Overview
The RNA shown here (Bacterial RNase P class A) has 302 nucleotides and comes from a Flavobacteriaceae bacterium. The organism belongs to Flavobacteriaceae, within Bacteria. The RNAcentral record of the sequence draws on ENA. The coordinates come from a structure-prediction model, not an experiment, and the mean pLDDT is 77. Rfam family: Bacterial RNase P class A. Rfam describes the family as follows. Ribonuclease P (RNase P) is a ubiquitous endoribonuclease, found in archaea, bacteria and eukarya as well as chloroplasts and mitochondria. Its family is annotated with ribonuclease P activity, tRNA processing and dimeric ribonuclease P complex in the Gene Ontology. By type it is a ribozyme.
């Protein structure tokens, strides 16, 4: 020069007028108001319920070593193995003598099985050696993201969870089982235990409500320092409080800039992906374009 890795930040800016939704009060003001993925729903939790108590099998998940976290199939380091000229990148990374499968076509033959050519041997005998197809052919080896085996974990269901108050109806019909301690029920399936049930349990038809109010945003929180770590994160110190909506607000209008393409010209055009709905940590996937900081360098040419 030329082309790369790897990590990060912004993604329109500003003025004026009108408008929405929380809050607070001096009631007519002032504050605030959708992200880096809010989105997929893929992993993990937090809370809630399932009376209370479980054990075993089953199922399913994870798989070098170690650190970290509330936890995690995430993040870090380090080793392996692949890969790449390099910086890098990639991993569904334990067991093949516990067993059972699978390898098309070639070749004589693809398992403890077979005997093609030579060329040595023997009463006889793939009993020896070599070549020939093929990825692989003498106690054959590869394959477990093939079925298994080890080791280690794991209840479920979801805020449309769930509490609580108002209203109004029909604590009535019908059927089976049952009250001699049982019938039935217990939130992945069996099974055993256990535990509720003492005039009950189920199943059917019918009737009545669909309404308010909690969860609902002060946190496993945010920035910034110190300090400990090779890091990921960890303490500890000041400081801040950043939407809680309910068929669903967070906007429309207008003038100036900026950034990309484009013209003879600010001529002309565009200005990503995309929108809370119980919150947290992560991976995944989309994204016009602009900045930034460290590292690699084949061939070329000086």
């Nucleotide at each position: 020069c030329u082309a790369g890795u790897a990590a990060a930040u912004c993604g329109c800016c500003u003025u004026g007028u009108c408008g929405c939704u929380a809050u607070u009060u001096u009631u007519a003001a002032a504050u605030a108001g959708a992200g880096g993925a809010a989105a997929g729903u893929c992993c993990g939790g937090a809370c809630a319920c399932u009376u209370a108590a479980g054990u075993a099998c089953a199922u399913c998940a994870u798989a070098g070593u170690g650190g970290u976290u509330a936890a995690c199939a995430g993040c870090c380091a380090c080793c392996a193995a692949u890969u790449g000229a390099g910086a890098g990148a990639u991993u569904a990374g334990g067991a093949a003598a516990a067993g059972u499968g699978c390898a098309a076509c070639a070749g004589a033959a693809a398992g403890a099985a077979u005997g093609u050519a030579c060329a040595g041997g023997u009463u006889a005998a793939g009993c020896u050696g070599u070549a020939g197809u093929g990825a692989a052919a003498c106690c054959a080896g590869g394959u477990a993201a093939a079925c298994u085996c080890u080791a280690u974990g794991a209840a479920g269901u979801g805020c449309a969870a769930u509490g609580c108050c108002a209203u109004g109806u029909a604590a009535a019909c019908c059927a089976a089982c049952g009250c001699u301690a049982a019938a039935g029920a217990g939130u992945u399936g069996u099974a055993c235990g256990c535990u509720c049930a003492a005039u009950g349990u189920u199943g059917g038809a019918g009737g009545g409500u669909a309404g308010g109010c909690a969860g609902c945003u002060a946190g496993a929180a945010u920035a910034a320092g110190u300090u400990g770590g090779u890091a990921a994160c960890a303490a500890c110190u000041u400081a801040u409080c950043g939407a809680g909506a309910u068929a669903a607000a967070u906007g429309a209008c207008a003038g100036g800039g900026g950034c990309u393409u484009u013209u003879a010209a600010u001529u002309a055009a565009g200005u990503a992906c995309a929108g809370a709905a119980u919150c947290c940590g992560g991976c995944u996937u989309a994204u016009a374009g602009a900045u930034u900081u460290a590292c690699u360098u084949a061939a070329a040419u000086a």